The RNA shown here (c-di-GMP-I riboswitch aptamer) has 90 nucleotides and comes from a Bacillota bacterium.
Its mean pLDDT, the model's own confidence on a scale to 100, is 88.

RNA sequence: GACUGUCAAAGGCAAAGUCGGCGAAAGCCGGCGGCGCAAAGCCAUAGGGCCUACAGCAGCACCCGCUGCCAAGGCAGCCUGGCCGCCAGC
Numbered sequence: 001g002a003c004u005g006u007c008a009a010a011g012g013c014a015a016a017g018u019c020g021g022c023g024a025a026a027g028c029c030g031g032c033g034g035c036g037c038a039a040a041g042c043c044a045u046a047g048g049g050c051c052u053a054c055a056g057c058a059g060c061a062c063c064c065g066c067u068g069c070c071a072a073g074g075c076a077g078c079c080u081g082g083c084c085g086c087c088a089g090c
Stems, first nucleotide, its partner, number of pairs: 003089003012037002017032006035077001041083003046080003049075003056069005
């Protein structure tokens, strides 16, 4: 350096839920809380996938409305990929 992740050791992160806040929403931030995670560390301007639809367009309606399409919004704890990283050693 590569590979592997059983046994450990020191730690780390933090699901659902809940309280407060931001947001049109998806979702995000913080406290509590732990489902789990060997990268559940970072990258959404690496590729794919998924979620939302304020605004916009179209139609309906004539109502501050409804339906459809659509990211410039979001998800890294969906996958692939890239980068960084603790310990151990068949």
Its Rfam family is "c-di-GMP-I riboswitch aptamer". From the family's description: GEMM was predicted in a large-scale screen for bacterial structured RNA regulatory elements. It was read from a public genome assembly, where an Rfam model found it. Of the family's consensus pairs, 100% are formed in the model.